[in-house]
RNA sequence: AUGACGAUCGCAAGAGAGCCUCUGCCGGUCAGGCAGGGCGCCGAAGGGGCAAGACGUACGUCGAAUCUCUCAGGCACAAGGGAUUGCGGUCCGA
Numbered sequence: 001a002u003g004a005c006g007a008u009c010g011c012a013a014g015a016g017a018g019c020c021u022c023u024g025c026c027g028g029u030c031a032g033g034c035a036g037g038g039c040g041c042c043g044a045a046g047g048g049g050c051a052a053g054a055c056g057u058a059c060g061u062c063g064a065a066u067c068u069c070u071c072a073g074g075c076a077c078a079a080g081g082g083a084u085u086g087c088g089g090u091c092c093g094a
Base pairs, nucleotide, nucleotide: 006091007090008089009088010087011086012085013084018039020038021037022036023035024034025033026032040075041074042073046071047069048068049067053062054061055060
């Protein structure tokens, strides 16, 4: 069961943080753009860590997050990503 929980797909919403500096290239009247480095910063892909507590004779093991660390990712607009939320479809079947 007129289908919980879970998974997946589609649509909608969805934050934060340097228009800093150096080098190279593009453009070239400028403005600016791209790539790499330096310093600074963000946390809501992912990843890591831990409390109470539980187990254990035992130093130990398990143990959540929007907390925390920033490895990864990201930091003008745009695009993309984006935890999560709502709606709908499909699968599974308590």

Notes
Glycine riboswitch aptamer from a Synergistaceae bacterium, 94 nucleotides, folded computationally. It was read from a public genome assembly, where an Rfam model found it. The coordinates come from a structure-prediction model, not an experiment, and the mean pLDDT is 81. Rfam family: Glycine riboswitch aptamer. A reference for the family is Mandal et al. (2004), "A glycine-dependent riboswitch that uses cooperative binding to control gene expression", Science. About the family: This family represents the bacterial glycine riboswitch.